[in-house]
Order: sequence, then C1' cells, then structure tokens
RNA sequence: CAUCCAGAGGGGUGGAGGGACUGGCCCGUAGAAACCCCGGCAACCCCCCCGCGAGGGGAAGGUGCCAACUCCAGCAGGUGGAAGAGCCUGGGAGAUG
Repeated sequence: CAUCCAGAGGGGUGGAGGGACUGGCCCGUAGAAACCCCGGCAACCCCCCCGCGAGGGGAAGGUGCCAACUCCAGCAGGUGGAAGAGCCUGGGAGAUG
C1' cells in the first nucleotide's frame, strides 16, 4: 500500500481444546489443537495476450486459505426509539499478500 459479504475437505497420528485479544455466541470424546498424506479454492507473486496501462486469459512454481461476513460486537458519529434492539458510515484491532 491492496484486499477481507465469494470460494474450497477427506484420511492417518494425536488426545482436550479451538474460533488472535475482551465480552458474547458457537465448534469439539459422533474426537479440539498440532503434525503428516492426499485433494481442493483463490489468483497476491508468477506466466501469456495487449502498448510495460486498462482489460482479458492461464495455474506449473512461491505464499495463503478450505464452520459461521474477519462468526458478531468492542471506539466515534448518524438513524431509530420511552429505553432498547436493529440499521448505516467511518475508525481501531487483526489476517493475507
């Protein structure tokens, strides 16, 4: 700096945790984390067309990812209303490149 409402799971080992943090709410002995094997998704890097742009195409290789919108919220403003819930915008934090 860019992106984060899409997409994609089986097996083995392993045994109680996991979803960053906090609060919720979920997932987990019908087997969590972690590691390994195989498979897949995507298209940041990469390759091709094009004028090195825009746009389009590809997927061998390097990352990443494969419950829930980044699971939801967390701070500020707006909207709403009796108070709320809910909704909208921005920010913060985080993740990946």
Molecule: SAM riboswitch aptamer (S box leader)
Organism: soil metagenome